[in-house]
């Protein structure tokens, strides 16, 4: 110096916040008691929600082999589908994040 397009997609996780639910606080309202309403707070374990290239599962799908067949057909089996350090900055949503710019810059 120069190569890697290393698949898709689904439910989840770790991990993220605050739209809405609850929760807490305050105000107002009641006043025996329940408790409409409005603010605020995520420095609330929560449900709803967002979610991993380097994190799990599971469908798909390539690819080799074997079986099948005229036949590199359909189908069927088994195998393989590795490896992966990483800022700051920026973007979206209500909002944040391991999301998305991005297997990026960098490093190796």
């Nucleotide at each position: 110096g120069u190569a890697a397009u290393a698949g898709c997609a689904a439910a989840c996780u770790a991990g993220g916040g605050u739209u809405c639910c609850g929760g807490c606080u305050u105000c107002c309202g009641a006043u025996g008691u329940u408790g409409a309403g409005a603010a605020g707070u995520g420095u609330c374990u929560g449900g709803u929600c967002c979610a991993a290239g380097a994190g799990u599962u599971u469908c798909u799908g390539g690819c080799u082999u074997c079986g099948g067949u005229g036949a590199u057909a359909a189908c069927g089996a088994a195998g393989c589908u590795c490896c992966a350090c990483g800022g700051a900055g920026g973007g979206a949503u209500a909002a944040a994040a391991g999301c998305c710019c991005g297997g990026g810059a960098g490093a190796u």